[in-house]
RNAcentral holds the full RNA, with entries from SILVA. Small-subunit ribosomal RNA, 5' domain from a metagenome, 526 nucleotides, folded computationally. Its Rfam family is "Bacterial small subunit ribosomal RNA". Model confidence (mean pLDDT): 89 of 100.

Context: one part of a larger RNA
RNA sequence: GAUUGAACGCUGGCUGCAUGCCUAACACAUGCAAGUCGAACGGCAGCGCGGGAGCUUGCUCCUGGCGGCGAGUGGCGGACGGGUGAGUAACGCAUAGGAAUCUGCCCAGUGGUGGGGGACAACUACCGGAAACGGUAGCUAAUACCGCAUACGCCCUACGGGGGAAAGCGGGGGACCUUCGGGCCUCGCGCCAUUGGAUGAGCCUAUGUCAGAUUAGCUAGUUGGUGGGGUAAAGGCCUACCAAGGCGACGAUCUGUAGCUGGUUUGAGAGAAUGAUCAGCCACACUGGGACUGAGACACGGCCCGGACUCCUACGGGAGGCAGCAGUGGGGAAUAUUGGACAAUGGGGGCAACCCUGAUCCAGCAAUGCAGCGUGUGUGAAGAAGGCCUGCGGGUUGUAAAGCACUUUCAGUCGGGAGGAAGGUCUUGUCGUUAAUAGCGGCAAGAAUUGACGUUACCGACAGAAGAAGCACCGGCUAACUCCGUGCCAGCAGCCGCGGUAAUACGGAGGGUGCAAGCGUUAAUC
Numbered sequence: 001g002a003u004u005g006a007a008c009g010c011u012g013g014c015u016g017c018a019u020g021c022c023u024a025a026c027a028c029a030u031g032c033a034a035g036u037c038g039a040a041c042g043g044c045a046g047c048g049c050g051g052g053a054g055c056u057u058g059c060u061c062c063u064g065g066c067g068g069c070g071a072g073u074g075g076c077g078g079a080c081g082g083g084u085g086a087g088u089a090a091c092g093c094a095u096a097g098g099a100a101u102c103u104g105c106c107c108a109g110u111g112g113u114g115g116g117g118g119a120c121a122a123c124u125a126c127c128g129g130a131a132a133c134g135g136u137a138g139c140u141a142a143u144a145c146c147g148c149a150u151a152c153g154c155c156c157u158a159c160g161g162g163g164g165a166a167a168g169c170g171g172g173g174g175a176c177c178u179u180c181g182g183g184c185c186u187c188g189c190g191c192c193a194u195u196g197g198a199u200g201a202g203c204c205u206a207u208g209u210c211a212g213a214u215u216a217g218c219u220a221g222u223u224g225g226u227g228g229g230g231u232a233a234a235g236g237c238c239u240a241c242c243a244a245g246g247c248g249a250c251g252a253u254c255u256g257u258a259g260c261u262g263g264u265u266u267g268a269g270a271g272a273a274u275g276a277u278c279a280g281c282c283a284c285a286c287u288g289g290g291a292c293u294g295a296g297a298c299a300c301g302g303c304c305c306g307g308a309c310u311c312c313u314a315c316g317g318g319a320g321g322c323a324g325c326a327g328u329g330g331g332g333a334a335u336a337u338u339g340g341a342c343a344a345u346g347g348g349g350g351c352a353a354c355c356c357u358g359a360u361c362c363a364g365c366a367a368u369g370c371a372g373c374g375u376g377u378g379u380g381a382a383g384a385a386g387g388c389c390u391g392c393g394g395g396u397u398g399u400a401a402a403g404c405a406c407u408u409u410c411a412g413u414c415g416g417g418a419g420g421a422a423g424g425u426c427u428u429g430u431c432g433u434u435a436a437u438a439g440c441g442g443c444a445a446g447a448a449u450u451g452a453c454g455u456u457a458c459c460g461a462c463a464g465a466a467g468a469a470g471c472a473c474c475g476g477c478u479a480a481c482u483c484c485g486u487g488c489c490a491g492c493a494g495c496c497g498c499g500g501u502a503a504u505a506c507g508g509a510g511g512g513u514g515c516a517a518g519c520g521u522u523a524a525u526c
Stems, first nucleotide, its partner, number of pairs: 001526004006522005013373006019366002021331001026329003030326003035076003040073002043069002047067003050063006083284003092209007101201002106197008114148001116146002123138006154163003168189006176183002210256003217247003222244008259281004263274004286307005309320004337363001339362003345359001346357004376406004386397004410467001412462005420453001423449001425447009470515005475496003481510005491498002
C1' cells in the first nucleotide's frame, strides 16, 4: 500500500447492489418448513345444495341424490429441495482413464392387457387403558393381495428341457345386442413383458493433496490362491482350506491439525495465505448401533434397540430431537424479522381446474462492504463584528459571513404511471384422430381476467436555501504552527523518543493538513 463475513470509539442525509453466529455440531418455548390424487376404492364425520317429515314459520330431524370430503384402503412423492462442517489425511476431493453394474418418472421401438379366487382396514358391537394406544367378534371394495391361461422378445439349462406377466379408470357416441347395469365402437390416462436411449447413481485404477522422526518399524483377513457364499456389480466383501506373503527413510505405522475443489486475497510474476457468500463433490442430522420399505436410504422433520437430557403421568407407563425459516436462553468483541406472497422461476401430486412449497421471489433491520448523489450556485472589501496572534503599526480567520441575484438534485406533499404476465378459463374458426359435424389434441383469432413487491421504477406539479459534516492528525519518518495551561507531574508514544518553568511531541484554544458519510483504532493476510 492492498484486503476483510470484521469488531470498537466519535459521527451520520439519500439511493442502488451485495453481505450478515467466524464463538457452544450448546440447550431449545411457540408457529410454520411435504404433501397430493374422489378420473384407483369402500364409504359419508363435517359444510353447502336438492328432496322428505315435524311443527313452535324458522328451527329440528331424516335422506350420498348432487357439489364435495374428515378419517380409512391404495398410488406417487416424503432419497429432491433446505441446513451444518462435527467427523474424515481417505479413492474423501481434483484431474485423466476404465469395466464387472443398476436406473422410478421421461423419450423411441416391439408385443400384450384373457379368465378366476380369498382376505384386511374403514364401519358395527363389546372390552382394556389416566394417556399414548390396543384387543376380540362380525361385514365390505379396489389400480391392495394370490393362483390359472397365454409368451414375439426375456430368464435358467446338463441343450433334452424348464420358468415367469398384467389393472383398470375417465370422456363421447350412429347403427346392432341388452338382464337396462351395460356390451360394442372410439379417444385419453394408465398397467405388463422386452429392446435401445437419456438422466442419475454404485465400483476400480494412475497422479496430486498439511505438519511432526523428540513417532522406525507396521500388518493375521494381514498378502495371494482354490472351493463356497454374498451383492445390481469386480473384489478378503464374507467363510473353509492352502501358501507366507504385503507395506516402509521415495517416510510405512503413530501423533497432531483439517471437509476437498472451482475459486478468494495479495503480488510485476514466481509464490504465499485462505476455502464466508455463489457453484460442484463429500460427510453428518441429540449420541452409538441396526435393519425395514423402496428404482433409489441404512433415510434431518420414517422405524427398532442402548445411552444422556427434557416433558407428561392416575406411578402401571408414555412423549420429544431447529446443523430447515423465524424466534428464545447461553457463549461471545460480534452477526438481523416469531414479516408478505406463491405474482414470477423451480419442485411434488393431479387428466385438469387446482392444492402444497420458510425452495424461491420480495419486504424489514444493520454505514457491514462496494458504487453513485447531495448537504447549494453566482456575486459580494466597509477586507464588518467576534475569535486568535501581535513588534500595537497591524496580521489572520476571509469572499468566508452578512447583503444582492438565482437554482431545487435528494428528502417532503399531491397527481399520473410502465415492465416483470408467460399462462390458465370461455367462445369461434381451422387441421388431426374417428363411423362421426360427439369427445379429445394442435394452431389461430376474440372476450373477461391473474402482481407479494407497491405509496414500484419512471414522469409531472408545489413550496422554500429551505431538512443534511464529520473524523483523525500537525517533533522526524509524514502533508500541516502559534499562544495559553502544566512543570519528569498530569500525560503522549508505531519507531526514534517528548515532559524536571519560555514544550511546534502532554491538555485547551486559534490556525492549518489529510480524508469525507464517513474517519480513526484494534485484529488478521499478502